[in-house]
Molecule: Bacterial large signal recognition particle RNA
Organism: Actinomycetes bacterium
RNA sequence: UCGUGCUAGGCGGGGAACUAGCGGUGCCCUGUACCUGCAAUCCGCUUUAGCAGGGCCGAAUUCCUGCCCGAGGCGCUCGUGCUGUGAGAGCACUGGCCGCAUGCACGGUGUUGAAGGUUGGGUCCCGCGCAACGUGAGACCGUGAACCUGGUCAGGUCCGGAAGGAAGCAGCCAUAAGCGGUAAAUUGCGUGUGCCGCGGGGGUGCCUGGCCGGAGCCGGACGUGCUGUUAAGCCUUGUAGCCGGACGUCGACGGCAGGUGCACGA
Numbered sequence: 001u002c003g004u005g006c007u008a009g010g011c012g013g014g015g016a017a018c019u020a021g022c023g024g025u026g027c028c029c030u031g032u033a034c035c036u037g038c039a040a041u042c043c044g045c046u047u048u049a050g051c052a053g054g055g056c057c058g059a060a061u062u063c064c065u066g067c068c069c070g071a072g073g074c075g076c077u078c079g080u081g082c083u084g085u086g087a088g089a090g091c092a093c094u095g096g097c098c099g100c101a102u103g104c105a106c107g108g109u110g111u112u113g114a115a116g117g118u119u120g121g122g123u124c125c126c127g128c129g130c131a132a133c134g135u136g137a138g139a140c141c142g143u144g145a146a147c148c149u150g151g152u153c154a155g156g157u158c159c160g161g162a163a164g165g166a167a168g169c170a171g172c173c174a175u176a177a178g179c180g181g182u183a184a185a186u187u188g189c190g191u192g193u194g195c196c197g198c199g200g201g202g203g204u205g206c207c208u209g210g211c212c213g214g215a216g217c218c219g220g221a222c223g224u225g226c227u228g229u230u231a232a233g234c235c236u237u238g239u240a241g242c243c244g245g246a247c248g249u250c251g252a253c254g255g256c257a258g259g260u261g262c263a264c265g266a
Stems, first nucleotide, its partner, number of pairs: 001266006009057003012030004020046005034054005063259006072250004077245003081242008093233002095230003099226005106219004116212008124201006130194002132191006139182005149174004157166003
């Protein structure tokens, strides 16, 4: 140096959290890396620290040590940073809202007559009337009384010697109150009624007419100014999350350097 068989060791690692501590399951990073069972109301262990069972590789691309790089995590701190949120002050500034003034352009309307003035009418209120509707009265028609309405009163009753007379039920006729109906005209009362009429009042909100007048009037945007109002921005001070920076700490993947046993045979 080569070959064969072994052994140490390896077959993923890391961060935060949990824990007295360590490892694992679960979360995240890295990136590809044997299998089975167990585990967050956790599981297994004890400082060379997952446990139990099985399999493979094996002294080097793979194991061990050191250095570099550095994904990512954690701690602390900073920020005219971003998005929320709490408190305080202020209407000084920006913004929102109301109002007024004004400018420019536009639209509508106006010599078929704007603004303004004046004079009427309607809408509103009161009274009266008319009409409509409702209701009642009167009118007309019908009906309408066991007796206590009328007439006529069979039969029967009463008086009378008789002639005759008297009262009178039922029935029939008529009628009172009452009941029902009719509707042109009459009349009383009433009304959430009216394209109605007359008289009076009130008002300038709306609609509308006449007259005077003789060119404006109205609107919504935009700009500017002013008054008022509003705590949204802005200012001060907290706080939560995110983002970014500094520092500290752990650190995967990757790179570089070094190290690593035994037996037999040639």